[in-house]
Context: one part of a larger RNA
RNA sequence: CUGGGCGUAAAGGGCGAGUAGGCGGUUAAUAAAGUCAUAUGUGAAAUAACCCGGCUUAGCCGGGUAAACGCAUAAGAAACUUAAUAACUAGAGUGCGGGAGAGGCAAGCGGAAUUCCUAGUGUAGCGGUGAAAUGCGUAGAUAUUAGGAGGAACACCAGUGGCGAAGGCGGCUUGCUGGACCGUAACAGACGCUGAGACGCGAAAGCGUGGGGAGCAAACAGGAUUAGAUACCCUGGUAGUCCACGCCGUAAACGAUGAGAGCUAGGUGUCGGGUCGAGAGAUUCGGUGCCGGAGCAAACGCAAUAAGCUCUCCGCCUGGGGAGUACGGCCGCAAGGCUGAAACUC
Numbered sequence: 001c002u003g004g005g006c007g008u009a010a011a012g013g014g015c016g017a018g019u020a021g022g023c024g025g026u027u028a029a030u031a032a033a034g035u036c037a038u039a040u041g042u043g044a045a046a047u048a049a050c051c052c053g054g055c056u057u058a059g060c061c062g063g064g065u066a067a068a069c070g071c072a073u074a075a076g077a078a079a080c081u082u083a084a085u086a087a088c089u090a091g092a093g094u095g096c097g098g099g100a101g102a103g104g105c106a107a108g109c110g111g112a113a114u115u116c117c118u119a120g121u122g123u124a125g126c127g128g129u130g131a132a133a134u135g136c137g138u139a140g141a142u143a144u145u146a147g148g149a150g151g152a153a154c155a156c157c158a159g160u161g162g163c164g165a166a167g168g169c170g171g172c173u174u175g176c177u178g179g180a181c182c183g184u185a186a187c188a189g190a191c192g193c194u195g196a197g198a199c200g201c202g203a204a205a206g207c208g209u210g211g212g213g214a215g216c217a218a219a220c221a222g223g224a225u226u227a228g229a230u231a232c233c234c235u236g237g238u239a240g241u242c243c244a245c246g247c248c249g250u251a252a253a254c255g256a257u258g259a260g261a262g263c264u265a266g267g268u269g270u271c272g273g274g275u276c277g278a279g280a281g282a283u284u285c286g287g288u289g290c291c292g293g294a295g296c297a298a299a300c301g302c303a304a305u306a307a308g309c310u311c312u313c314c315g316c317c318u319g320g321g322g323a324g325u326a327c328g329g330c331c332g333c334a335a336g337g338c339u340g341a342a343a344c345u346c
Stems, first nucleotide, its partner, number of pairs: 004317003007300002012314001014201003021194003025088004030083002033081002035077002038074005049065006091191001093187002095184004103177007110154001115149007125136002162169002206247006215241002220236004258313006266291011295302002319346003328339004
């Protein structure tokens, strides 16, 4: 390389839009690059294959045949691929009419609760645990009432509900804005799929500058527990958690399942839309679940949301450890990230 694979054995890139490239719907006629067939030339000899022969055999040697899968040229074929031409509408898209949604960004607003402050009532405890103690409290706590401050998060609704490419998104209102779905069939006419590299997005933690800081809480302190207890439990508590801007670029970034397309029994929920129906309901398109047949699978299981049957394109795997390490390169303020070995060993 061929071959074989990637849900759980090694293996799907975290996700997107998209460059090069690869692949690409229906019809007609044309060309003839790929493709096919014919002929000619060439494709040295030896070797290798087959047949025959020579040394008493074999090794070895001689002769012949086939082959040399290739290249070039000539004149041909036209199904498929390709090229250019003309056309089409089933793919993709636009328009028009609808309804659904925690999709995104910004601004404003609201109530409950925690904490703190002020004031009132009130008195000896509160708090916490398995039990306690540290802690708080006669300088009046806890409890309760009224007022105020501030920050963060939005109970119920809430749902194997919804939206988003993924990360993710949940109080209310307004503004700006992306996408999907259903119906229609007016427009347009293959405009498509995938996608190396480059680019953008990307939870949490972390980093830089400035703000903010209620609750929670790494580190830290104390109290317990214990043989010890650098823990689990308790009382405190700083970074951080929040905001703005800029970095980082990772994850069990998971459905551990790449994207797109077609095909292949059913049953039963649910979300959005359409059609029929008085309704019950039926049916259809799109999503989201469960069960299940064929088939697949090492089994578990998957099963129209495939892990079934096929096609296109990309990524990735090739025994365990060493090691996601070293070295080099690129990126980063740093932490570190990306790329990524070998010796040795089993």
The prediction has a mean pLDDT of 88.
The part of an RNA shown here (small-subunit ribosomal RNA, central domain) has 346 nucleotides and comes from an uncultured Eubacteriaceae bacterium.